RNA sequence: GCAGAGUAAAUCGGUAUGCGUUAAGUGCCGUGUGAACGGGGAGUUGUCACAUGGACGAAAAGAGGAAUCUUGCGGCAUACGGAUUGCAUCCCGCUGU
Numbered sequence: 001g002c003a004g005a006g007u008a009a010a011u012c013g014g015u016a017u018g019c020g021u022u023a024a025g026u027g028c029c030g031u032g033u034g035a036a037c038g039g040g041g042a043g044u045u046g047u048c049a050c051a052u053g054g055a056c057g058a059a060a061a062g063a064g065g066a067a068u069c070u071u072g073c074g075g076c077a078u079a080c081g082g083a084u085u086g087c088a089u090c091c092c093g094c095u096g097u
Stems, first nucleotide, its partner, number of pairs: 001097004009085004014080005019074003028054008039092004060071004
């Protein structure tokens, strides 16, 4: 010099337990604060979390005297395991040659 490995995490679908169905949440736009980003260092106009404002906006049905239960529905949440992708970028390091 050339080639390569490895993370956090993201996405998809599965299972379980919950939440909502009296509409929170999810998704979209803005503002603020913060966090993380291969073994080391730096780190964005990228990513994520929280707070807040705005626009939009939904699937219920059955049983029961009732409490409640069952079946659905929600781009709902969390956990587990699976598949795929995978350092924005820069420098150094590691492996092979």